[in-house]
Context: one part of a larger RNA
């Protein structure tokens, strides 16, 4: 390249905007871009095929054909496709009127209780810690107990296979700004769509730079036991860090180990005694319907495990990725970064 594939074997990019690009709902008419159809012309010879002939076969050499799947132009066909136009409304999008939310950013606020530190007070020998213990703290008055006063992170209960969010992730309480989604009926534009190589923003912890904060946690480091050692699991302390501002890093089991949209394919459904209820919104109205969001499960897939209208079922579009295991997500080189260090990314050699 073709094929086959990518939940758990290799293999889905972390997300999410979107540019080239690929595809694209329904009608009429034109055109004749792709198609397709006739005949033509050209597609040297040679080679490959097919059939004859020569060399004593055969390689070899020679006659014939067919082929050369290609290109041009001409004439013609108009369903598909493209392109123009006119018209549509089922995608899509906007307006109206509701509705839920830990969705994002900024301010500004709380406190029952916590913990640590101060100061006061009562009050006397231990406290702490372990499997035992020691180190540690405490006659300079600890620990206990009452009162008060700071800080500095975190928001119990509500909390829920409940909620929002692209994903990363979001929880105390008020505001101000601001993004999505959902519904229910009408109305408007009239294909505005779907995907997305690049590009371009977002992106947990951890770490980096600046400057502030540091209550509890605690890498690092000390020191006490543990062992044969113990550079450790167990204690005592404890620095960066963790918290803010700002600008870096761009990584993860970033997981649903399942890329994004779009059509299609049975359903059921609980914990009382009869009948409804998984669970959140919403309407209509008490029974359905539409958006999410679990459970078990027909078909169908599946190597099996299981998935099963939220598909790993039946099909389309568009994109990332795989090609035995090591070597190796490494080297070299380029980009990018302050640096750690990402990214792109191989070979020899070996089973």
């Nucleotide at each position: 390249c073709u094929g086959g594939g990518c939940g758990u074997a290799a293999a889905g990019g972390g997300c999410g905007c979107g540019u080239a690009g690929g595809c694209g709902g329904a009608u009429a008419c034109a055109u004749g871009u792709g198609u397709c159809a006739u005949a033509g012309g050209u597609g040297a010879a040679a080679u490959c095929c097919c059939u004859g002939g020569g060399c004593u076969u055969a390689a070899c050499c020679u006659g014939g054909g067919a082929a050369c799947u290609g290109c041009c132009g001409a004439u013609g066909a108009a369903a598909c496709u493209a392109u123009g136009u006119a018209a549509c409304u089922a995608g899509a999008a906007u307006a109206u009127a509701g509705g839920a939310g830990a969705g994002g950013a900024g301010a500004g606020u709380g406190g029952a209780a916590a913990u640590u530190u101060c100061c006061a007070g009562u009050g006397u020998a231990g406290c702490g810690g372990u499997g035992a213990a020691a180190u540690g703290c405490g006659u300079a008055g600890a620990g206990a107990u009452u009162g008060g006063a700071a800080a500095g992170a975190a928001c119990a209960c509500c909390a829920g296979u409940g909620g929002c969010g692209a994903a990363g992730g979001c929880g105390g309480c008020u505001u101000u700004c601001u993004g999505g989604c959902c519904u229910a009926a009408u109305a408007u534009u009239g294909a505005c769509g779907c995907u997305g190589a690049g590009g371009c923003g977002c992106g947990a912890a951890a770490g980096c730079g600046u400057g502030g904060g540091u209550a509890g946690c605690g890498a690092a480091c000390a020191g006490g036991a543990u062992u044969a050692g113990a550079u450790a699991c167990c204690c005592u302390g404890g620095u960066a860090g963790u918290c803010c501002a700002c600008g870096c890093c761009g990584u993860a089991a970033a997981c649903g180990a399942u890329g994004a949209g779009a059509a299609c394919u049975a359903g059921a459904u609980g914990c009382u005694u009869g009948g409804u209820g998984g669970c959140u919104a919403a309407g209509u109205c008490c029974c359905u319907u539409u958006a999410g969001u679990g459970u078990c499960g027909a078909a169908g897939c599946u190597a099996a495990c299981g998935c099963g209208u939220u598909a790993a079922g039946u099909u389309c579009u568009c994109c990332g990725c795989c090609u035995g295991g090591g070597g190796a997500g490494u080297a070299c080189g380029g980009c990018c970064g302050c640096a750690a260090g990402g990214u792109u990314a191989a070979a020899a050699c070996u089973c």
The part of an RNA shown here (small-subunit ribosomal RNA, central domain) has 351 nucleotides and comes from an uncultured prokaryote. The full RNA is in RNAcentral, with records from ENA. The prediction has a mean pLDDT of 81.